The RNA shown here (transfer RNA) has 74 nucleotides and comes from a Planctomycetota bacterium. Rfam family: tRNA. It is annotated as a transfer RNA.
[in-house]
């Protein structure tokens, strides 16, 4: 220098063909249970979908550029 892949909640990750889909588990908070703790159960909190543009009636999803990370080639 070139190619490919990833970036979504505090962490690990889903998200179909562009159309009520912004979610799950864990973590946190509250409560139940228990002599108490752990475990378990219920409820709840938590989002600039990496950034900036573009296309579209409508973008987490498509296009362009950029940023960070990983792998490969030279």
């Nucleotide at each position: 220098g070139g190619g490919c892949c990833c970036u979504u909640a505090g962490c690990u990750c889903a998200g179909u063909c562009g159309g009520u889909c912004a979610g799950a588990g864990c973590a946190g908070g509250u409560g139940a249970c228990u002599c108490a703790u752990a475990a378990u159960c219920a409820c709840u909190c938590g989002g600039u979908c990496c950034c900036a543009g573009g296309u579209u009636c409508g973008a987490g999803u498509c296009c362009u550029g950029g940023a960070g990370g990983g792998c490969c080639c030279a």